[in-house]
A computed fold for a 73-nucleotide RNA from a Thermoproteota archaeon, annotated as transfer RNA. Lineage of the source: Archaea > Thermoproteati > Thermoproteota. It matches the Rfam family "tRNA". It is annotated as a transfer RNA. Rfam links the family to the GO term triplet codon-amino acid adaptor activity. Its mean pLDDT, the model's own confidence on a scale to 100, is 84.
RNA sequence: GGGCCGGUAGCUCAGCUGGAAGAGCGUCCGGUUUGCGGCCGGAAGGCCGCGGGUUCAAAUCCCGCCCGGUCCA
Repeated sequence: GGGCCGGUAGCUCAGCUGGAAGAGCGUCCGGUUUGCGGCCGGAAGGCCGCGGGUUCAAAUCCCGCCCGGUCCA
């Protein structure tokens, strides 16, 4: 330098054919318990890597760039 895969909540990851952004863990609050843990219920937490384009509408399609992984040189 080129090919491929990936970047979505604090962490690990889903998200189908473009149509209201999710789960588990963690955190916080409440219940249960003498208390802790465990269990149950609830809540907070997101520029969907960045910029642009297409579209009535983009995490999703197109272009450029950045970062990580991997292969080739």